RNA sequence: CCGUGCUAGGCGGGGAGUUAGCGGUGCCCUGUACCCGAAAACCGCUGCAGCGGGGCUGAAUUCCUGCUUGAGGUUUACUGCCGGCAGGCCGUUUCUGUUAAGCGGUGUUGAUAUCUGGGUUCUAUACAACUGGAGGCUAUGAACUCCGCCAGGCCCGGAAGGGAGCAACGGUAAGUAGCGAAUCCGGUGUGAUAUGGAGUUGCCUGGAGGGAGCUGGCUGGCUGGAGGGGCCUGGGGGUGUAGGGGUCGAGGGCAGGUGCACGG
Numbered sequence: 001c002c003g004u005g006c007u008a009g010g011c012g013g014g015g016a017g018u019u020a021g022c023g024g025u026g027c028c029c030u031g032u033a034c035c036c037g038a039a040a041a042c043c044g045c046u047g048c049a050g051c052g053g054g055g056c057u058g059a060a061u062u063c064c065u066g067c068u069u070g071a072g073g074u075u076u077a078c079u080g081c082c083g084g085c086a087g088g089c090c091g092u093u094u095c096u097g098u099u100a101a102g103c104g105g106u107g108u109u110g111a112u113a114u115c116u117g118g119g120u121u122c123u124a125u126a127c128a129a130c131u132g133g134a135g136g137c138u139a140u141g142a143a144c145u146c147c148g149c150c151a152g153g154c155c156c157g158g159a160a161g162g163g164a165g166c167a168a169c170g171g172u173a174a175g176u177a178g179c180g181a182a183u184c185c186g187g188u189g190u191g192a193u194a195u196g197g198a199g200u201u202g203c204c205u206g207g208a209g210g211g212a213g214c215u216g217g218c219u220g221g222c223u224g225g226a227g228g229g230g231c232c233u234g235g236g237g238g239u240g241u242a243g244g245g246g247u248c249g250a251g252g253g254c255a256g257g258u259g260c261a262c263g264g
Stems, first nucleotide, its partner, number of pairs: 001264006009057003012030004020046005034054004063257007072248005078243002080239003085234006092227004097222003101219003104215003114208007121198006127191002129188006136179005146171003154163003
């Protein structure tokens, strides 16, 4: 160095969770690497930490060690991101009030303030208007229970005559309709005619007086209120699904190391 046969070893691993701890079944990630039995409020074991029974491979690409790369899991608010609170500063939109710097309007054909007369306003009375009623005139209007006169008929009488009395006729009452307005009594969201009283100054008008302002429409200034925007600072909340830190870590790559016996 080669051949043959054995042995050690290997025949998946990891994460979280569970557990006094280790491993398994179960979940998850890698990956293809034997079989059978049992096993989650569980099964077996004790730090050389699965149990029981079988099978294959076997000293090297396969076993062991070191280095490197690295899927994935887990943890942490360090950064980032999101959202909100407090304070400060800046600036913007708008509203009320005020001012009168600018513009405008008005004013010597006379402003503001002041005095005064009147109207508008309120009220009383009178008048008018409208309206209601009464009264007046005309017509109508009582079968009987109004008046007058009473035909016919009825009653009394021997007769002459008399009596009561319906209808008709005339008149009248209650009532109904119309007329018109010389009368009386009322009413009012009418009129503005007359007289008187009241009247806070809002408006109009006349006069006196006086001699330059008045106004607050637009722009602007100021006090106060409301809405929403930008910047800075502070402390706190959320996000492990963005980055970072810690931790465990499959798989891959590189390098090194590692038995026994026989024969040639």
This is a predicted structure of a 264-nucleotide RNA (Bacterial large signal recognition particle RNA) from a Dehalococcoidia bacterium.
The sequence was found by an Rfam model in a public genome assembly.
Its Rfam family is "Bacterial large signal recognition particle RNA". Rfam classes the family as a non-coding RNA gene.